[in-house]
Molecule: c-di-GMP-I-GGC riboswitch aptamer
Organism: Desulfosporosinus sp.
RNA sequence: UGCGACAAAGGCAAACCCGGCGAAAGCCGGGGACGCAAAGCCACAGGUCUUCCACUGUAAGGUGAUGACGGCUGGGCUACCGAAC
Numbered sequence: 001u002g003c004g005a006c007a008a009a010g011g012c013a014a015a016c017c018c019g020g021c022g023a024a025a026g027c028c029g030g031g032g033a034c035g036c037a038a039a040g041c042c043a044c045a046g047g048u049c050u051u052c053c054a055c056u057g058u059a060a061g062g063u064g065a066u067g068a069c070g071g072c073u074g075g076g077c078u079a080c081c082g083a084a085c
Base pairs, nucleotide, nucleotide: 002085003082004081011036012035016031017030018029019028020027021026034071040077041076042075044074045073046072047069048068049067051065053064054063055062056061
């Protein structure tokens, strides 16, 4: 350094509930723990989700564009500990 223990010290916080923001996806705060060795940070690539907007369509819907998700995958940056290898 890679790596990841029936190790040690800790950390984060799903669903759900309450309050708030948002058109929505979703986000913030509190409670709460399903889990996480990066479940720390970053929307570059892919993927998924949204529709206050535009175009199209009889409509359902579709396309574009906006936005969201880092606890979807890849990638980038940083980080505690030190068993086995």